About this RNA: The part of an RNA shown here (small-subunit ribosomal RNA, central domain) has 346 nucleotides and comes from an uncultured bacterium. Model confidence (mean pLDDT): 86 of 100. It matches the Rfam family "Bacterial small subunit ribosomal RNA". The RNAcentral record of the full RNA draws on SILVA.

[in-house]
Context: one part of a larger RNA
RNA sequence: CUGGGCGUAAAGCGCGUGUAGGUGGUUUGGUAAGUAGGGCGUGAAAGCUCCUGGCUCAACUGGGAGAGGACGUUCUAAACUGCCAAGCUUGAGGAUGGUAGAGGGAGGUGGAAUUCCGGGUGUAGCGGUGAAAUGCGUAGAUAUUAGGAGGAACACCAGUGGCGAAGGCGGCUUACUGGACUGUAACUGACGCUGAGACACGAAAGCGUGGGUAGCAAACAGGAUUAGAUACCCUGGUAGUCCACGCUGUAAACGAUGAGUGCUAGGUGUUGGGUAGCGAUAUUCAGUGCCGGAGUAAACACAAUAAGCACUCCGCCUGGGGAGUACGUACGCAAGUAUGAAACUC
Numbered sequence: 001c002u003g004g005g006c007g008u009a010a011a012g013c014g015c016g017u018g019u020a021g022g023u024g025g026u027u028u029g030g031u032a033a034g035u036a037g038g039g040c041g042u043g044a045a046a047g048c049u050c051c052u053g054g055c056u057c058a059a060c061u062g063g064g065a066g067a068g069g070a071c072g073u074u075c076u077a078a079a080c081u082g083c084c085a086a087g088c089u090u091g092a093g094g095a096u097g098g099u100a101g102a103g104g105g106a107g108g109u110g111g112a113a114u115u116c117c118g119g120g121u122g123u124a125g126c127g128g129u130g131a132a133a134u135g136c137g138u139a140g141a142u143a144u145u146a147g148g149a150g151g152a153a154c155a156c157c158a159g160u161g162g163c164g165a166a167g168g169c170g171g172c173u174u175a176c177u178g179g180a181c182u183g184u185a186a187c188u189g190a191c192g193c194u195g196a197g198a199c200a201c202g203a204a205a206g207c208g209u210g211g212g213u214a215g216c217a218a219a220c221a222g223g224a225u226u227a228g229a230u231a232c233c234c235u236g237g238u239a240g241u242c243c244a245c246g247c248u249g250u251a252a253a254c255g256a257u258g259a260g261u262g263c264u265a266g267g268u269g270u271u272g273g274g275u276a277g278c279g280a281u282a283u284u285c286a287g288u289g290c291c292g293g294a295g296u297a298a299a300c301a302c303a304a305u306a307a308g309c310a311c312u313c314c315g316c317c318u319g320g321g322g323a324g325u326a327c328g329u330a331c332g333c334a335a336g337u338a339u340g341a342a343a344c345u346c
């Protein structure tokens, strides 16, 4: 290489949009590039197979015949693939009627709570722990009460509930805006699927500039604990957490399970629609859970939301360590990220 694989053994890109490419429903006619068959030519020698000869045999070797992939040319076939033409409606799209939703960015606004500020009441403690101490407090704290300021987060509802491609999204409200589902079935007529590159998005932390800072809290300081304690516990506390704009581009970015299509027993919840029924309920479509059969699997388990049976396309793996390192290159302000070896060793 081939082969075999990728939930947990090595292996699914974090996730989309989409270029090239690959691949593609159904009917008819044509074509003959692929495909299939025949003829002719070529297919050196050696080699290979068969026959036969020479060294005493054999290896080795001489002679004859045959096979052979492949290529060229020509004739034929037309099922399949391709191509050309004309159709079809089931795939895909789409007009129209409904529906649900923490989908998105922007503005406004609400209450609870923490903290702080000044006032009242009030007096000696408060706080914290396994126990303490640091700390706060007679300059009046803690507690309580009416008021003010400011920032951040939205209890209950809340749900193996919903929405989103993923990351993710949760008070209320306003306008803007993306997608999905469902009903009817005019309309288009394969317009589809996948997707190397490319481009967009992408938690947290981190970075740049400017704001903001209530609580929390890396670093740091102190108190404890301890043999020590650069920790766990406690008292403080700065970056940060928040906002705007720009960068970074990584996560156990997980369902550790790529996307699409079709097929293959059931049972039972639940979300959003439809249909039938007065209703209980039944049924259908799209999601989301649990159990379970065939089948699969090394087992665990998966089981119509497949890890079953098949097809299409992409990505990836090929013993452990060395190593996601070195070097080079690209990107980045940096941190670093991406790509990614070898020696050596077991």
Stems, first nucleotide, its partner, number of pairs: 003318004007300002012314001014201001016199002021194003025088007033081002035077008048066007091191001092188002096183004103177002106174004110154001115149003119145003125136002162169002206247006215241002220236004258313006266291011295302002319346003328339004